Predicted 3D model of RNase P RNA and transfer RNA as a complex of 423 nucleotides. Model confidence (mean pLDDT): 80 of 100. It holds a member of the Rfam family "Bacterial RNase P class A". The family's RNA type in Rfam is ribozyme.
RNA sequence: UGAGUAGACCGGAUGGUCGCAGGCACAAGAACCGUAAGGUCGUGCCUGAGGAAAGUCCGGGCUCCAUAGGGCAGGGUGCUGGGUAACGCCCAGCGAGGGUGACCUCAGGGAAAGUGCCACAGAGACAUACCGCCGUGCCGAGGUGCGGUAAGGGUGAAAAGGUGGUGUAAGAGACUACCGGCAGUCAGGUGACUGGCUGGCCAGGCAAACCCCACCCGGAGCAAGGCCGAAUAGGAGAGGUGCGAGGUGGCCCGCUGACCUCUCGGGUUGGUCGCUGGAGGCGACAGGUAACUGUUGUCCUAGAUAGAUGACCGUCUACGACAGAACCCGGCUUACAGGUCUACUCGGAUG
RNA sequence: GGGCCAUUAGCUCAGUGGCAGAGCACCCGCCUUUUAAGCGGGGUGUCGAUGGUUCGAAUCCAUCAUGGCCCA
Repeated sequence: UGAGUAGACCGGAUGGUCGCAGGCACAAGAACCGUAAGGUCGUGCCUGAGGAAAGUCCGGGCUCCAUAGGGCAGGGUGCUGGGUAACGCCCAGCGAGGGUGACCUCAGGGAAAGUGCCACAGAGACAUACCGCCGUGCCGAGGUGCGGUAAGGGUGAAAAGGUGGUGUAAGAGACUACCGGCAGUCAGGUGACUGGCUGGCCAGGCAAACCCCACCCGGAGCAAGGCCGAAUAGGAGAGGUGCGAGGUGGCCCGCUGACCUCUCGGGUUGGUCGCUGGAGGCGACAGGUAACUGUUGUCCUAGAUAGAUGACCGUCUACGACAGAACCCGGCUUACAGGUCUACUCGGAUG
Repeated sequence: GGGCCAUUAGCUCAGUGGCAGAGCACCCGCCUUUUAAGCGGGGUGUCGAUGGUUCGAAUCCAUCAUGGCCCA
RNA backbone atom coordinates (compact mmCIF):
# COMPACT_ATOMS: atom_id res chain seq x y z
C1' U A 1 0.00 0.00 0.00
C1' G A 2 -3.95 -3.44 -2.24
C1' A A 3 -7.51 -7.29 -1.21
C1' G A 4 -9.99 -9.56 2.75
C1' U A 5 -11.70 -11.95 7.74
C1' A A 6 -13.74 -11.40 12.67
C1' G A 7 -15.61 -8.24 16.48
C1' A A 8 -17.18 -3.71 19.01
C1' C A 9 -19.46 1.16 18.62
C1' C A 10 -22.02 5.81 16.76
C1' G A 11 -26.81 6.65 14.26
C1' G A 12 -26.31 14.24 13.97
C1' A A 13 -24.13 17.67 17.93
C1' U A 14 -24.86 22.33 20.36
C1' G A 15 -27.45 27.17 21.72
C1' G A 16 -32.15 30.07 21.73
C1' U A 17 -37.80 30.85 21.31
C1' C A 18 -42.70 28.65 21.20
C1' G A 19 -45.55 24.16 21.88
C1' C A 20 -46.89 18.68 23.67
C1' A A 21 -46.85 14.34 27.57
C1' G A 22 -45.58 12.56 32.53
C1' G A 23 -43.57 13.07 37.64
C1' C A 24 -42.37 15.98 42.12
C1' A A 25 -42.83 20.43 45.22
C1' C A 26 -45.64 24.71 46.41
C1' A A 27 -50.21 26.86 45.63
C1' A A 28 -55.83 27.20 44.43
C1' G A 29 -62.14 27.45 45.73
C1' A A 30 -67.72 25.39 49.31
C1' A A 31 -63.82 26.80 41.62
C1' C A 32 -64.92 23.99 37.00
C1' C A 33 -66.51 19.14 34.14
C1' G A 34 -69.45 14.72 35.35
C1' U A 35 -75.89 11.68 37.59
C1' A A 36 -71.79 9.26 40.06
C1' A A 37 -67.18 6.75 40.54
C1' G A 38 -63.71 10.12 39.40
C1' G A 39 -61.17 13.90 36.71
C1' U A 40 -59.30 19.13 35.46
C1' C A 41 -56.97 24.00 36.31
C1' G A 42 -51.59 28.03 38.10
C1' U A 43 -46.08 28.54 39.02
C1' G A 44 -41.21 26.33 39.41
C1' C A 45 -37.90 22.21 38.64
C1' C A 46 -36.83 17.46 36.40
C1' U A 47 -37.64 13.71 32.66
C1' G A 48 -39.40 12.23 27.74
C1' A A 49 -38.49 6.43 21.89
C1' G A 50 -34.74 2.35 19.25
C1' G A 51 -30.55 -0.51 17.75
C1' A A 52 -33.81 -2.57 15.85
C1' A A 53 -39.22 0.22 19.68
C1' A A 54 -40.48 -4.12 13.87
C1' G A 55 -41.82 -9.55 12.72
C1' U A 56 -44.65 -12.14 16.77
C1' C A 57 -40.36 -16.73 15.52
C1' C A 58 -38.72 -18.89 20.51
C1' G A 59 -38.12 -18.55 26.06
C1' G A 60 -39.48 -16.52 30.91
C1' G A 61 -41.84 -13.17 34.60
C1' C A 62 -46.84 -11.49 35.91
C1' U A 63 -52.43 -12.50 36.05
C1' C A 64 -56.79 -15.95 35.98
C1' C A 65 -58.25 -21.01 35.87
C1' A A 66 -56.13 -26.67 41.66
C1' U A 67 -50.61 -24.15 44.85
C1' A A 68 -51.08 -26.96 37.82
C1' G A 69 -51.57 -32.99 40.12
C1' G A 70 -51.67 -38.52 37.39
C1' G A 71 -52.33 -41.04 32.53
C1' C A 72 -53.16 -41.06 27.17
C1' A A 73 -52.92 -38.21 22.87
C1' G A 74 -50.30 -34.10 20.72
C1' G A 75 -46.12 -30.77 20.12
C1' G A 76 -40.95 -29.34 20.49
C1' U A 77 -35.61 -30.06 20.86
C1' G A 78 -31.56 -33.42 19.15
C1' C A 79 -22.73 -33.98 18.59
C1' U A 80 -20.33 -33.03 23.82
C1' G A 81 -19.53 -30.09 28.22
C1' G A 82 -20.93 -25.60 30.48
C1' G A 83 -23.92 -20.70 31.24
C1' U A 84 -28.92 -19.03 32.38
C1' A A 85 -35.09 -17.57 35.45
C1' A A 86 -35.65 -20.18 30.80
C1' C A 87 -34.79 -21.06 25.60
C1' G A 88 -34.84 -23.47 19.42
C1' C A 89 -30.27 -18.45 22.75
C1' C A 90 -24.98 -17.82 24.25
C1' C A 91 -19.81 -19.71 25.36
C1' A A 92 -15.98 -23.44 24.91
C1' G A 93 -14.77 -27.88 22.49
C1' C A 94 -15.50 -32.40 18.91
C1' G A 95 -16.59 -34.17 13.97
C1' A A 96 -17.76 -33.19 8.64
C1' G A 97 -17.48 -29.77 4.43
C1' G A 98 -15.40 -25.10 2.06
C1' G A 99 -11.28 -21.37 1.72
C1' U A 100 -3.88 -20.31 0.07
C1' G A 101 -5.12 -18.07 4.86
C1' A A 102 -7.45 -15.10 8.81
C1' C A 103 -11.91 -17.68 9.08
C1' C A 104 -16.82 -19.50 7.54
C1' U A 105 -21.05 -23.21 7.18
C1' C A 106 -23.68 -27.57 9.32
C1' A A 107 -31.78 -29.68 12.27
C1' G A 108 -24.78 -32.94 13.44
C1' G A 109 -28.94 -38.94 17.91
C1' G A 110 -30.58 -44.00 15.81
C1' A A 111 -30.99 -46.99 8.84
C1' A A 112 -27.38 -54.69 12.05
C1' A A 113 -35.83 -52.70 16.23
C1' G A 114 -39.82 -52.59 12.72
C1' U A 115 -42.83 -50.41 8.60
C1' G A 116 -42.69 -47.44 4.23
C1' C A 117 -40.53 -44.94 -0.24
C1' C A 118 -36.54 -45.08 -4.04
C1' A A 119 -40.54 -42.12 -10.31
C1' C A 120 -38.23 -42.89 -15.46
C1' A A 121 -34.40 -46.02 -17.17
C1' G A 122 -32.46 -50.75 -16.06
C1' A A 123 -32.03 -57.97 -15.93
C1' G A 124 -32.03 -56.38 -10.89
C1' A A 125 -33.35 -50.72 -6.13
C1' C A 126 -31.88 -55.08 -1.63
C1' A A 127 -32.43 -58.58 -4.39
C1' U A 128 -30.83 -60.06 -9.46
C1' A A 129 -28.02 -61.87 -14.19
C1' C A 130 -29.47 -58.35 -19.97
C1' C A 131 -24.77 -58.23 -22.80
C1' G A 132 -20.38 -60.59 -21.49
C1' C A 133 -16.44 -64.36 -19.50
C1' C A 134 -15.61 -69.75 -18.52
C1' G A 135 -16.72 -75.15 -18.50
C1' U A 136 -19.67 -78.84 -20.83
C1' G A 137 -23.72 -81.59 -24.02
C1' C A 138 -25.93 -81.34 -29.05
C1' C A 139 -26.10 -79.84 -34.34
C1' G A 140 -20.67 -78.40 -39.42
C1' A A 141 -17.87 -72.29 -38.54
C1' G A 142 -22.21 -70.09 -35.61
C1' G A 143 -26.35 -71.16 -32.74
C1' U A 144 -28.65 -73.52 -28.65
C1' G A 145 -29.50 -76.38 -23.74
C1' C A 146 -27.38 -76.95 -18.72
C1' G A 147 -23.97 -75.22 -15.06
C1' G A 148 -20.27 -71.70 -12.87
C1' U A 149 -19.09 -66.39 -12.22
C1' A A 150 -19.82 -61.16 -10.97
C1' A A 151 -13.89 -58.97 -13.06
C1' G A 152 -15.69 -55.95 -17.57
C1' G A 153 -19.99 -53.44 -20.47
C1' G A 154 -24.86 -51.15 -20.24
C1' U A 155 -28.99 -48.37 -16.99
C1' G A 156 -29.40 -44.99 -13.12
C1' A A 157 -28.83 -39.97 -8.22
C1' A A 158 -27.57 -44.69 -6.17
C1' A A 159 -25.89 -51.59 -8.21
C1' A A 160 -23.12 -56.46 -2.34
C1' G A 161 -16.13 -51.82 -0.04
C1' G A 162 -11.73 -49.27 -3.48
C1' U A 163 -6.73 -49.89 -6.00
C1' G A 164 -2.55 -53.20 -7.15
C1' G A 165 -1.07 -58.30 -6.85
C1' U A 166 -1.70 -63.77 -6.03
C1' G A 167 -4.96 -67.30 -7.56
C1' U A 168 -8.42 -69.65 -11.11
C1' A A 169 -11.51 -72.99 -16.45
C1' A A 170 -13.32 -67.96 -15.82
C1' G A 171 -13.74 -65.40 -11.46
C1' A A 172 -14.62 -63.87 -6.47
C1' G A 173 -11.98 -60.87 0.64
C1' A A 174 -11.01 -66.96 -1.84
C1' C A 175 -5.89 -65.05 -0.23
C1' U A 176 -2.39 -60.75 0.34
C1' A A 177 -0.42 -55.20 0.76
C1' C A 178 -2.29 -50.27 1.40
C1' C A 179 -6.70 -47.23 2.07
C1' G A 180 -12.04 -46.74 3.86
C1' G A 181 -15.93 -48.64 7.10
C1' C A 182 -17.77 -51.89 11.15
C1' A A 183 -17.14 -54.82 15.66
C1' G A 184 -14.11 -56.09 19.87
C1' U A 185 -10.24 -54.53 23.06
C1' C A 186 -6.38 -51.28 25.35
C1' A A 187 -4.76 -46.22 26.41
C1' G A 188 -5.91 -40.78 26.80
C1' G A 189 -10.08 -37.35 27.68
C1' U A 190 -15.73 -35.37 32.44
C1' G A 191 -17.51 -36.19 27.40
C1' A A 192 -18.34 -35.70 22.07
C1' C A 193 -14.03 -38.05 20.29
C1' U A 194 -8.84 -39.38 19.23
C1' G A 195 -4.77 -42.98 18.85
C1' G A 196 -2.90 -48.20 18.95
C1' C A 197 -3.83 -53.53 18.41
C1' U A 198 -6.92 -57.69 16.80
C1' G A 199 -10.83 -59.80 13.59
C1' G A 200 -11.97 -60.45 6.29
C1' C A 201 -16.68 -58.89 9.76
C1' C A 202 -17.87 -55.59 4.51
C1' A A 203 -23.69 -54.18 6.22
C1' G A 204 -27.27 -49.20 -0.21
C1' G A 205 -29.88 -44.23 0.53
C1' C A 206 -33.95 -41.38 2.88
C1' A A 207 -35.85 -40.33 9.87
C1' A A 208 -36.72 -31.42 7.54
C1' A A 209 -41.11 -40.31 5.93
C1' C A 210 -43.74 -42.98 9.95
C1' C A 211 -41.10 -44.49 13.95
C1' C A 212 -37.40 -45.71 18.17
C1' C A 213 -34.39 -43.43 22.06
C1' A A 214 -33.20 -39.24 25.50
C1' C A 215 -34.89 -34.64 27.47
C1' C A 216 -38.66 -30.70 27.77
C1' C A 217 -43.88 -28.78 27.46
C1' G A 218 -51.14 -27.81 31.65
C1' G A 219 -54.35 -23.85 29.11
C1' A A 220 -55.23 -18.78 28.11
C1' G A 221 -53.38 -14.11 27.59
C1' C A 222 -52.79 -6.88 30.21
C1' A A 223 -58.82 -6.50 25.20
C1' A A 224 -55.07 -11.11 31.28
C1' G A 225 -57.26 -9.79 35.80
C1' G A 226 -59.04 -6.75 40.43
C1' C A 227 -62.06 -2.71 42.43
C1' C A 228 -65.74 1.28 41.91
C1' G A 229 -69.82 3.84 39.53
C1' A A 230 -74.07 4.38 36.32
C1' A A 231 -78.19 1.99 34.00
C1' U A 232 -81.84 -1.80 33.63
C1' A A 233 -86.76 -5.96 33.00
C1' G A 234 -80.93 -10.32 37.94
C1' G A 235 -87.48 -10.06 32.42
C1' A A 236 -90.40 -13.94 29.25
C1' G A 237 -90.50 -18.93 26.79
C1' A A 238 -88.20 -23.91 25.87
C1' G A 239 -84.56 -27.59 27.49
C1' G A 240 -80.66 -29.87 30.86
C1' U A 241 -79.24 -30.46 36.11
C1' G A 242 -76.67 -33.02 43.41
C1' C A 243 -78.04 -40.31 39.61
C1' G A 244 -73.59 -33.63 39.18
C1' A A 245 -75.03 -27.93 35.94
C1' G A 246 -70.81 -25.39 34.86
C1' G A 247 -65.34 -24.59 35.26
C1' U A 248 -60.38 -26.74 34.90
C1' G A 249 -60.34 -24.43 26.09
C1' G A 250 -57.86 -32.19 23.16
C1' C A 251 -59.69 -36.80 26.11
C1' C A 252 -60.00 -39.68 30.80
C1' C A 253 -59.01 -39.46 36.07
C1' G A 254 -58.61 -36.10 39.93
C1' C A 255 -60.15 -31.18 41.94
C1' U A 256 -64.20 -27.75 42.43
C1' G A 257 -69.62 -27.60 43.44
C1' A A 258 -75.20 -24.58 41.29
C1' C A 259 -76.07 -23.08 37.78
C1' C A 260 -75.90 -23.74 32.30
C1' U A 261 -77.69 -23.78 26.85
C1' C A 262 -81.02 -21.82 22.94
C1' U A 263 -84.81 -18.16 21.28
C1' C A 264 -87.27 -13.31 22.13
C1' G A 265 -86.85 -8.53 24.50
C1' G A 266 -83.94 -4.63 27.24
C1' G A 267 -79.61 -1.65 29.63
C1' U A 268 -74.29 0.12 29.70
C1' U A 269 -70.21 1.38 25.72
C1' G A 270 -67.80 4.99 32.11
C1' G A 271 -63.79 5.58 35.93
C1' U A 272 -59.59 3.54 38.40
C1' C A 273 -55.73 0.02 39.64
C1' G A 274 -52.65 -3.35 36.95
C1' C A 275 -48.35 0.60 34.70
C1' U A 276 -43.24 0.48 35.29
C1' G A 277 -37.54 0.25 40.31
C1' G A 278 -36.20 -4.06 37.05
C1' A A 279 -33.44 -11.62 36.19
C1' G A 280 -32.23 -2.70 35.69
C1' G A 281 -27.87 0.54 33.78
C1' C A 282 -22.67 2.08 34.67
C1' G A 283 -17.88 1.54 37.37
C1' A A 284 -14.35 -1.21 40.53
C1' C A 285 -12.63 -5.82 42.66
C1' A A 286 -12.74 -11.27 42.75
C1' G A 287 -13.72 -16.30 40.28
C1' G A 288 -13.91 -18.47 35.30
C1' U A 289 -10.34 -19.79 28.66
C1' A A 290 -15.30 -17.77 27.79
C1' A A 291 -20.57 -17.26 28.09
C1' C A 292 -21.50 -15.77 32.93
C1' U A 293 -21.48 -15.29 38.31
C1' G A 294 -20.47 -13.02 43.23
C1' U A 295 -19.33 -8.66 46.37
C1' U A 296 -19.45 -3.49 46.54
C1' G A 297 -20.17 1.72 45.06
C1' U A 298 -23.23 4.84 42.31
C1' C A 299 -27.58 6.38 39.13
C1' C A 300 -33.17 6.54 38.37
C1' U A 301 -33.72 6.91 32.73
C1' A A 302 -41.26 7.39 28.81
C1' G A 303 -45.85 5.34 30.84
C1' A A 304 -50.27 7.42 27.13
C1' U A 305 -55.80 5.38 26.53
C1' A A 306 -57.62 8.72 20.10
C1' G A 307 -52.81 7.89 22.26
C1' A A 308 -47.14 12.88 24.00
C1' U A 309 -41.16 14.38 20.58
C1' G A 310 -42.93 19.03 16.69
C1' A A 311 -42.02 24.05 14.41
C1' C A 312 -38.69 28.25 13.58
C1' C A 313 -33.73 30.67 13.92
C1' G A 314 -28.13 30.40 14.49
C1' U A 315 -23.15 27.60 14.53
C1' C A 316 -20.46 23.15 13.10
C1' U A 317 -18.71 21.62 5.03
C1' A A 318 -24.91 19.55 7.95
C1' C A 319 -29.17 17.41 3.04
C1' G A 320 -29.17 12.55 5.28
C1' A A 321 -30.56 5.47 6.24
C1' C A 322 -34.08 1.90 8.51
C1' A A 323 -37.61 3.47 11.40
C1' G A 324 -42.00 5.65 16.59
C1' A A 325 -42.76 2.66 23.09
C1' A A 326 -48.49 0.64 24.61
C1' C A 327 -47.59 -5.12 30.71
C1' C A 328 -42.28 -6.23 31.30
C1' C A 329 -37.70 -8.83 30.34
C1' G A 330 -33.82 -12.45 27.73
C1' G A 331 -32.88 -13.97 22.67
C1' C A 332 -33.35 -14.84 17.35
C1' U A 333 -34.66 -12.96 12.59
C1' U A 334 -35.51 -9.06 9.21
C1' A A 335 -34.63 -3.49 7.54
C1' C A 336 -30.60 0.17 7.67
C1' A A 337 -27.53 6.31 4.38
C1' G A 338 -23.02 7.33 6.29
C1' G A 339 -19.00 6.84 9.71
C1' U A 340 -15.32 5.31 13.75
C1' C A 341 -12.18 1.82 16.33
C1' U A 342 -9.65 -2.94 17.51
C1' A A 343 -7.44 -7.67 16.33
C1' C A 344 -5.90 -10.85 12.48
C1' U A 345 -4.83 -13.05 7.27
C1' C A 346 -2.93 -13.09 2.17
C1' G A 347 -0.26 -10.35 -1.69
C1' G A 348 2.97 -6.30 -3.57
C1' A A 349 6.74 -2.46 -2.82
C1' U A 350 10.71 -0.34 0.11
C1' G A 351 14.44 -0.49 4.08
C1' G B 1 -51.96 -4.31 21.38
C1' G B 2 -52.83 -9.69 21.30
C1' G B 3 -54.47 -14.49 18.94
C1' C B 4 -55.00 -17.16 14.23
C1' C B 5 -55.65 -18.43 8.85
C1' A B 6 -54.59 -18.27 3.65
C1' U B 7 -51.34 -17.57 -0.88
C1' U B 8 -51.46 -22.80 -7.39
C1' A B 9 -53.79 -20.12 -14.85
C1' G B 10 -57.37 -13.72 -15.67
C1' C B 11 -61.37 -15.72 -11.56
C1' U B 12 -63.05 -19.94 -8.24
C1' C B 13 -60.60 -24.17 -6.57
C1' A B 14 -58.18 -29.69 -6.82
C1' G B 15 -53.36 -31.72 -6.39
C1' U B 16 -50.05 -34.08 0.56
C1' G B 17 -42.46 -36.14 -2.68
C1' G B 18 -41.67 -38.52 -9.26
C1' C B 19 -43.62 -34.48 -16.51
C1' A B 20 -49.02 -29.15 -12.54
C1' G B 21 -54.84 -30.10 -13.52
C1' A B 22 -60.72 -29.01 -13.53
C1' G B 23 -64.83 -25.41 -14.36
C1' C B 24 -65.70 -20.44 -16.08
C1' A B 25 -63.10 -16.81 -18.80
C1' C B 26 -59.49 -16.08 -22.96
C1' C B 27 -57.15 -17.09 -27.98
C1' C B 28 -57.44 -19.49 -33.03
C1' G B 29 -60.47 -21.86 -36.78
C1' C B 30 -65.47 -23.38 -38.83
C1' C B 31 -70.66 -21.75 -39.37
C1' U B 32 -73.26 -16.64 -40.39
C1' U B 33 -73.97 -10.84 -44.60
C1' U B 34 -72.25 -9.65 -39.29
C1' U B 35 -72.70 -10.58 -33.97
C1' A B 36 -74.48 -14.00 -30.35
C1' A B 37 -75.39 -19.18 -29.72
C1' G B 38 -73.29 -23.80 -31.56
C1' C B 39 -69.02 -27.10 -33.31
C1' G B 40 -63.58 -28.20 -33.38
C1' G B 41 -58.70 -27.07 -31.47
C1' G B 42 -55.21 -24.58 -27.89
C1' G B 43 -52.97 -24.23 -21.16
C1' U B 44 -51.85 -19.09 -21.62
C1' G B 45 -48.19 -20.87 -14.95
C1' U B 46 -40.91 -18.23 -11.85
C1' C B 47 -47.10 -23.04 -7.76
C1' G B 48 -46.02 -15.34 -3.23
C1' A B 49 -40.11 -14.68 -2.41
C1' U B 50 -35.33 -16.49 -0.68
C1' G B 51 -32.46 -20.34 1.44
C1' G B 52 -32.12 -25.49 3.13
C1' U B 53 -33.28 -31.28 3.32
C1' U B 54 -33.63 -34.88 -0.75
C1' C B 55 -31.25 -38.24 -6.57
C1' G B 56 -35.70 -35.24 -7.17
C1' A B 57 -39.90 -30.03 -3.75
C1' A B 58 -46.23 -26.82 -5.49
C1' U B 59 -45.83 -30.62 -1.54
C1' C B 60 -41.08 -31.27 3.90
C1' C B 61 -38.28 -27.33 7.06
C1' A B 62 -36.65 -22.18 8.20
C1' U B 63 -36.91 -16.89 7.40
C1' C B 64 -39.51 -13.05 4.99
C1' A B 65 -43.68 -10.61 1.93
C1' U B 66 -48.85 -9.79 0.91
C1' G B 67 -53.99 -10.38 2.03
C1' G B 68 -57.89 -11.72 5.42
C1' C B 69 -60.55 -13.15 10.17
C1' C B 70 -61.36 -12.87 15.62
C1' C B 71 -61.15 -10.29 20.74
C1' A B 72 -63.76 -6.02 25.77